Molecule: c-di-AMP riboswitch aptamer (ydaO/yuaA leader)
Organism: Actinoallomurus sp.
Parts: sequence; C1' cells; structure tokens
RNA sequence: GGAGCCCGGCCGCCUAAUCCGGCGGCGCAGCCACCGUUGUCGGAGCCGGGGACCCACGUGUCCCGGGGUGAAUCCGCCGUGUGCGGUAGGGCUUCUCCUGGCCCGAACCCGUCAGCUAACCCGGUCGGCGGCAUAAGGAGAGAUA
Repeated sequence: GGAGCCCGGCCGCCUAAUCCGGCGGCGCAGCCACCGUUGUCGGAGCCGGGGACCCACGUGUCCCGGGGUGAAUCCGCCGUGUGCGGUAGGGCUUCUCCUGGCCCGAACCCGUCAGCUAACCCGGUCGGCGGCAUAAGGAGAGAUA
C1' cells in the first nucleotide's frame, strides 16, 4: 500500500413494512437527568382481508374443490433434471423522464369457505441487499458560482 473478514455510523435499494409516544429492564453514571438499546402497550402513516342494496354469476356435460398475499403467470423442448429456452408481469442505474443496459419472473397462507361491495369488522408493519467508479447516452428541472 492492497485484498478479505468483523463491529459501528452514515447514505442508498427491494418490500406496506416507516415515524411518534407511555411504562419497565439493561448500558453510561456515585445518584438523577440526557442518550442508546431492548421488552411491552398505544397512536399516526402505509398495506392487506372480510363485509349490503345495485350489478355480475348464459346453457349443457364431467368431477379434478375453492380462495388469498405477491411482479412472480403461462408456454415449448428434451437426456425428466434443484434441467434448458422463452413469456405475461416486475425491479435497478442515488432529482425526474426517455433510449439503452443489467436483473427478477419465487415462496407462502386459509381450510370446503369468501364475486363486487357503503356502513361496519379483522389483521400486518417482516425480512433481504448494496455503497467510489462503473453501461452508459440524451433531454429537462433544481441548486451553486
């Protein structure tokens, strides 16, 4: 000097998943207060579900129920594999938009039950990543001088 790893702070990204307050514990401290952290309770914001009239739900047959969160649905191929290729749809490029580029295209839940849905009722507020020069280029805004 460089790389990697660990801890903390700050900044940024996906996601609804952020903010504020009361009480208690712990840390700091001789004590208190402040501050930090943690548990619990409450609130705001954001998010999801249930739930009328009206509307929708055509007919026949069959039996393999049906529904929800989410971008994550569907298709083809073959050597059937944690496979390959594509796709509806979704995300990022640190002010915004366009072009281009790079990625994702999962997982889980309810339990025979739910269309929409005013009033009303119920619930969630997790988790996972990145950070100094590169896939950038153009237009605009703003700020500074």